RNA sequence: GCAUCAAGAGCGGGCUGCGGACCCAGCGCCCCGGCAACCUGGCUUCGCCGCCAAGGUGCCCAAUCGAUGCGGCCCGGGAUCUUCGGGCAACCAAGGG
Numbered sequence: 001g002c003a004u005c006a007a008g009a010g011c012g013g014g015c016u017g018c019g020g021a022c023c024c025a026g027c028g029c030c031c032c033g034g035c036a037a038c039c040u041g042g043c044u045u046c047g048c049c050g051c052c053a054a055g056g057u058g059c060c061c062a063a064u065c066g067a068u069g070c071g072g073c074c075c076g077g078g079a080u081c082u083u084c085g086g087g088c089a090a091c092c093a094a095g096g097g
Base pairs, nucleotide, nucleotide: 001070002069003068004067005066010032012031013030014029015028017027018026033060034059035058038056039055040054041052042051043050048097049096072088073087074086075085076084077083
């Protein structure tokens, strides 16, 4: 700067990391599950619509401070602001107009 929004979805489990110790609560992190479809990917050589939900976020009792996205990872060079080059993964789903 642009786009979208106040809808939807677990009071699931673990760590004992933070708070002097214990318990509990809260915060944080991890795992599983879910919501959603913003980006990447697939249906597809190109555009639009549509579908899927694998990769990347975000969110999942309620309330408050408003919030989210405009892909991710690895290597090298340059440079401290971010740019250039190369490479890698993306499902058993959808498999359309």